[in-house]
RNA sequence: GAUAAAGGCAAACCCGCCGCGAGGUGGGGGCGCAAAGCCUUAGGACCUGCGAGGAGAAGAGGGCAGGCAGCCGGGUUGCCGAA
Numbered sequence: 001g002a003u004a005a006a007g008g009c010a011a012a013c014c015c016g017c018c019g020c021g022a023g024g025u026g027g028g029g030g031c032g033c034a035a036a037g038c039c040u041u042a043g044g045a046c047c048u049g050c051g052a053g054g055a056g057a058a059g060a061g062g063g064c065a066g067g068c069a070g071c072c073g074g075g076u077u078g079c080c081g082a083a
Stems, first nucleotide, its partner, number of pairs: 001080001008033002013028006031070001037076003043072002046067005
């Protein structure tokens, strides 16, 4: 990062399986992505679950444990070679 080339990944949704859940995974599918490759005890945001306290209920805050890399940021590796 181009009206390039060779490719790659795979959103929503559907089906099966796992999970309390967020979500993950296999297949289909293709919204998009120049890192939409990889990395989360100790970057932030967002999402989920749990206990205590309280006369009781709800909410907020806080605590603990998870999720999310296709939210941003950081680290790291990589294809091509026009301007």